[in-house]
Molecule: Bacterial RNase P class A
Organism: Pseudomonadota bacterium
Parts: sequence; C1' cells; structure tokens
RNA sequence: GAAGCUGGCCAGACAGUCGCCGCCCGCGUAAGUGGGGGGAGGAAAGUCCGGGCUCCGCAGAGCAGGAUGACGGCUAACGGCCGUACGCCGCGAGGCGAGGAACAGGGCCACAGAGACGAGCGUAUUAAGUUACGGUGAAACGCGGUAACCUCCAUCCGGAGCAAGACCAAAUAGGCUGGCAUUGGCGUGGCUCGCGCUGCCAGCGGGUAGGUUGCUUGAGCCUGCGAGCAAUUGCAGGCCUAGAGGAAUGACUGUCCACGACAGAACCCGGCUUACCGGCCAGCUUCUUCC
Repeated sequence: GAAGCUGGCCAGACAGUCGCCGCCCGCGUAAGUGGGGGGAGGAAAGUCCGGGCUCCGCAGAGCAGGAUGACGGCUAACGGCCGUACGCCGCGAGGCGAGGAACAGGGCCACAGAGACGAGCGUAUUAAGUUACGGUGAAACGCGGUAACCUCCAUCCGGAGCAAGACCAAAUAGGCUGGCAUUGGCGUGGCUCGCGCUGCCAGCGGGUAGGUUGCUUGAGCCUGCGAGCAAUUGCAGGCCUAGAGGAAUGACUGUCCACGACAGAACCCGGCUUACCGGCCAGCUUCUUCC
C1' cells in the first nucleotide's frame, strides 16, 4: 500500500425568525402574559421470543396443545448472550450449526441393484430353511440408516392485556328508601259508583358523557476502580434524558461541506429479526513493496 475479519461510535453542521407539546419561575381573580429549560431511533419498525406492571375466584393436579434440547455459565427471565468441545466452510483473522433417545412402537430409505425393511430370492450344499456365498449400494439377507416423519423422554408455559386497571362524576331515563298527596289527571262510561294506570319533594347507590390517574426515576444512563477468558457483575461519584391523547417534535431564510440513507415514540424493559446514503475509531488476518 491492497484486500479482508471482528467490535464500537456517528446519522449533515452552525446561525436567525415564526410556530407546536410538556415542565419550572414571575405578574394576574381569570383569560392571558414575560423569562428559562426539555422535546424520537439505532432501529422508535415487525410484534417473533422473554420479563415487569394490572385485572381475572392466587391459578393445585390431570388431559390436550405449544416451545426448547451437546456441556458449563450469565440473567428478573428467555427460544437471548458468553465460554468450551465437536462438525462444516475459509490460506487466515474468523463465520455457520437444526446436536437427548433408533432393542417402546409405527412409517420411510432416492440412484444403482434380481431384491430395500422383511423376509423372501439366486447358486452351491444338507436328512432338514441345514449351512455358506451373493456383482449393486450409505445400508443386503442384520439387532443398518432416518427422530428437519410420527413418536418417546426431560424441562418450561394459567388467561387477557394500558382500549390493563383505579378514582371523581353532570343532564335525561330507570332503581331503592323516606315523607306528602291519593279531594287531582287519563282510560272504561251517557252519568255516578267501581276497576286499571298515573304524581310531588328529599336522600342514596350503580352507570353513561366528561374529567383525573396509570405516565415515565428505571432490572436507568455516564465515568472511574475492582472480580471474571467472556457474557455479566460489585463499589464509588455524577446525571435526569419526550410523555401527547386526534395525538407535539415542524416550517422558512442564510452560510458551509463529503450534499445527507432507512425511517417516526403512545405502559415500560431485555433480546431477536428486518430496513439503511455514507463516514469515523480500535484490534486482528493475508498478500505485496521498501528500510
């Protein structure tokens, strides 16, 4: 210098103007107003696994169903991650792996081969399916292979989900209780009696509209030191980093560059998978050249 491998990081920058959603402070009874500060991602995505949280009669046992499957470890948990062995690929750094059981049972075994799963068949031989051999093929006259075919074994899994759930609570209608009226009204009827239906006030409780909450301080992030090969973890210090509810996170202008990809939160977290213009850093591998 070239080509690669692994891991990590960034995701146009700066300035100005006008807006939008929360928070804090001041003024104001309020409406509002002034100032300060915060405002999407590495995947916010797919909703595929695993948890937290909430409710369901606290959910114990059995059946069904589903998932996983070397050994050891990490973790709140996992089907995730780490290490080791093994197999395959690569010159290499490294990458990939679906892995328990085939005398419990059933199924299947391409091509070749006369015959492929269960014993038969051919040749020779023998008293006798009695004994030996059989080109092919992974497997042939059998205690072969296949479980990414069913199955068996071991382990795990209750269900529904923030539209979970909790609280406050109009109008109208209906319910319950108490008081008042039952001298009223309506229907039947020509009228009276009778019969049936109906009222007013107060209180209570459920529920709807609506509002509040759950709601963002968390298995949190950063830095340092320590344990460990590592995943991970202990201690100390520092930080607060969207929280809406028809749903904000935008628009315009200027300057610059390498001219900007995939894409946008909706209860939260750990993973996996998928999408993605490009750039940077660290460690390592192979080859070439020079000293």